RNA sequence: GAAGCGGACCGGGUAAUCGCUCAAUCCCCGCGAGGGGCAUGGGAGGAAAGUCCGGGCUCCAAAGGGUGACGUAGCGGCUAACGGCCGCCCGCUGCAAGGCGAGGAUCAGACUCACAGAGACGAGUAAGCAUGUCUUCGGAUAUGCGGACGUGAAACGCGAGAAUCUCUACGUGGAGCAAGGUCAAAUAGGUCCCGAUUCAGGAACGACCCGUUCCUAGAACUUCGGUUCUGUCGGGACGGGUAGACCGCUUGAUCCCGUCAGUAAUGACGGGGCUAGAUGGAUGGUUACCGGCCCGUCGGUAUUUAAACGCAGUAUGCUUAAGUGCCGGCGAGGCGCACAGAACUCGGCUUAUAGGUCCGCUCCGUCG
Numbered sequence: 001g002a003a004g005c006g007g008a009c010c011g012g013g014u015a016a017u018c019g020c021u022c023a024a025u026c027c028c029c030g031c032g033a034g035g036g037g038c039a040u041g042g043g044a045g046g047a048a049a050g051u052c053c054g055g056g057c058u059c060c061a062a063a064g065g066g067u068g069a070c071g072u073a074g075c076g077g078c079u080a081a082c083g084g085c086c087g088c089c090c091g092c093u094g095c096a097a098g099g100c101g102a103g104g105a106u107c108a109g110a111c112u113c114a115c116a117g118a119g120a121c122g123a124g125u126a127a128g129c130a131u132g133u134c135u136u137c138g139g140a141u142a143u144g145c146g147g148a149c150g151u152g153a154a155a156c157g158c159g160a161g162a163a164u165c166u167c168u169a170c171g172u173g174g175a176g177c178a179a180g181g182u183c184a185a186a187u188a189g190g191u192c193c194c195g196a197u198u199c200a201g202g203a204a205c206g207a208c209c210c211g212u213u214c215c216u217a218g219a220a221c222u223u224c225g226g227u228u229c230u231g232u233c234g235g236g237a238c239g240g241g242u243a244g245a246c247c248g249c250u251u252g253a254u255c256c257c258g259u260c261a262g263u264a265a266u267g268a269c270g271g272g273g274c275u276a277g278a279u280g281g282a283u284g285g286u287u288a289c290c291g292g293c294c295c296g297u298c299g300g301u302a303u304u305u306a307a308a309c310g311c312a313g314u315a316u317g318c319u320u321a322a323g324u325g326c327c328g329g330c331g332a333g334g335c336g337c338a339c340a341g342a343a344c345u346c347g348g349c350u351u352a353u354a355g356g357u358c359c360g361c362u363c364c365g366u367c368g
Base pairs, nucleotide, nucleotide: 001364003362004361005360006359007358008357009356010355012290013289014288015287016286017285018284020043021042022041023040025039026037027036028035029034045339049350050349052348053347054346055345056344057176058175059174060173069172070171071170072169073168074088075087076086077085078084089103090101091100092099093098104167105166109165110164111161112160113159121157122156128145129144130143131142132141133140134139180247181246182245183244190238191237192236193235194234195233196232197231200216201215202214203213204212205211206210217230218229219228220227221226254273255272256271257270258269259268260267261266291337292335293334294333295331296330297329298328299327300326301325302324303323304322305321306320307319310318311317312316
């Protein structure tokens, strides 16, 4: 100098201005519930994503055992738990730094093994050997033994495949914050109580006073005064659910720093911090400057090629032209600029991600 490997991290900034959302911070109004504010402060991510795996939490279910279904699989450790992570072994792969692994069992039973080949686990081809039969004495044929060459990824060997069923060991109740809980209208049902039921009450129409019209049912008992029951009307209480409001909801296996234990994952202790809580769903828009990327142009530098082998006697250097990389200047140049956005919460995995920073390591080339 170049090509790579592993790990950690950032992932636009500042200001102004106009909004949105949250707050038991402050101020104002109100007895209060509560309302308002040009106040003050907080306001997305490393993946908030996929919802794949495992926990917390909530409700429902639940004697114990077996069977089934599904999942996991070297050995040891970590953890709340895991299919995650760490350490070690083994296998494959890369020159290496490293990377990958669906790494239990062929002991029981089943299934599969393309093409080629007699034959793919069932068996058995050619030569040869034994016996029998036939014979034109050359041989032919049947049965048994035998086991090549060749084919093929693999050829008889306790074959290969468990990423086919299976076996072994271990694990798994279901649903999810629209979980679940609290308060609780209006209207219409339900239960109970009180009153009225013809000197009264209710409804409709005419705006009101008022007037007109319509409705007020039935049964039992009776000492004939009424009483009770059903119905109707009015009022009240209670109860269930709906709208709505609130809780769940953000202090948590939490974050940062340090010390100690451990190879590590991780754990213990000490100190400090509080860091979004929307519910048609806030976290945004605009402008300026800086940063970034792209474009044009100029200069410097490195390198490659060419100048029918330009110039210098060689090594090599020099000049010119073109291309490429890097650095820098200039431009009222262009692009608002990766992947993407919380919704109960946490630990992982996987996937997406422009551009950039740092650390450690490997291989190759050149020079000293």

The RNA shown here (Bacterial RNase P class A) has 368 nucleotides and comes from a Candidatus Omnitrophota bacterium. The model forms 93% of the base pairs in the Rfam consensus. Taxonomically the source falls in Candidatus Omnitrophota (Bacteria, Pseudomonadati). The coordinates come from a structure-prediction model, not an experiment, and the mean pLDDT is 76. The sequence is in RNAcentral, with records from ENA. Rfam family: Bacterial RNase P class A. Rfam's curators write: Ribonuclease P (RNase P) is a ubiquitous endoribonuclease, found in archaea, bacteria and eukarya as well as chloroplasts and mitochondria.